[in-house]
RNAcentral holds the sequence, with entries from MGnify. c-di-GMP-I riboswitch aptamer from uncultured Longimicrobium sp., 93 nucleotides, folded computationally. NCBI's taxonomy places the organism under Bacteria, Gemmatimonadota, Longimicrobiales, Longimicrobiaceae, Longimicrobium.

């Protein structure tokens, strides 16, 4: 990066399964995509189970424990959110 060529990858819905949850894997399936190929080094978004705080309830007795509500809060996630790195097919302008 072309109205080339060979070709690739596969978006939402569904199905099955894993997970608290985003969300990941597989199967169907194209919405797209010149890196939509790998890597979470940077940003940026998501999620909030586990922890911490708070109200209420109830026990228990001096300050604990149980539901439950709510707020914060990745170590969990998003490579088709950007940027980075690496490694890739083709050969017009």
């Nucleotide at each position: 990066g072309a109205c080339a060529a060979c070709g690739g990858c596969a978006a939402a819905c569904c199905c099955g399964g894993c997970g608290a949850a985003a969300g990941c894997c597989g199967g169907c399936g194209a919405c797209g995509c010149a890196a939509a190929g790998c890597u979470u080094c940077g940003a940026g978004c998501c999620u909030a189970a586990c922890g911490c705080c708070g109200c209420g309830c109830a026990c228990g007795c001096c300050u604990g424990u149980g539901c439950c509500c709510g707020g914060c809060c990745a170590c969990g996630g998003c490579a088709g959110u950007c940027g980075a790195g690496c490694c890739g097919c083709c050969g017009a302008a």
Its mean pLDDT, the model's own confidence on a scale to 100, is 87. Its Rfam family is "c-di-GMP-I riboswitch aptamer". Clan: c-di-GMP_I riboswitch clan. Rfam describes the family as follows. GEMM was predicted in a large-scale screen for bacterial structured RNA regulatory elements.